[in-house]
RNA sequence: GCGAUAGUAGCUCAGUUGGUAGAGUGGCGGUCUCCAAAACCGAGGGUCGUGGGUUCGAGUCCCACCUUUCGCG
Repeated sequence: GCGAUAGUAGCUCAGUUGGUAGAGUGGCGGUCUCCAAAACCGAGGGUCGUGGGUUCGAGUCCCACCUUUCGCG
């Protein structure tokens, strides 16, 4: 230098044919308990890597760039 892969909640990851972004776990609150753990319940938490483009509408499609991993030279 070229190609491929991945980037979404604190962490690990889903997200179907483009149609108002979710789960598990952790943290927080509650029930229970003498207290704690476990279990159960609840609420909260997001510039979907960055910037553009297409579209009535983009996590999803297109372009450039950044970063991770792998391969080629």
Transfer RNA from a Candidatus Nomurabacteria bacterium, 73 nucleotides, folded computationally. The prediction has a mean pLDDT of 83. RNAcentral holds the sequence, with entries from ENA.